A computed fold for a 91-nucleotide RNA from uncultured Desulforhopalus sp., annotated as c-di-GMP-I riboswitch aptamer.
RNAcentral holds the sequence, with entries from MGnify.
RNA sequence: GACAAUGGCAAAACGCUUCCCGAAAGGGCGUGACGCAAAGCCUCAAGCCUACGUUUUUCAAAAAGAAAAAUAAGGCAGCGGGGUUACCGAA
Numbered sequence: 001g002a003c004a005a006u007g008g009c010a011a012a013a014c015g016c017u018u019c020c021c022g023a024a025a026g027g028g029c030g031u032g033a034c035g036c037a038a039a040g041c042c043u044c045a046a047g048c049c050u051a052c053g054u055u056u057u058u059c060a061a062a063a064a065g066a067a068a069a070a071u072a073a074g075g076c077a078g079c080g081g082g083g084u085u086a087c088c089g090a091a
Stems, first nucleotide, its partner, number of pairs: 001088001008036002013031004020027002034078001040084003044081001047076003053071007
């Protein structure tokens, strides 16, 4: 970063004997093709999502249970920043 070329990745949605993993967020496989010059990889900072568990509060007032709030060592990376690797070769 081109009205180039070889290729690459794959959004939503749908499906997977109520699929598999997971509490969830989310991930996996298949179809698909919104788009992407790093929409390859990492997750360093920031951000966003979830809350099994933990803590607190309320209801209850024996407990159990229910509800709410907070919390990441769980997750996203296709918002942007950063690190790192890479195809082509016009201007």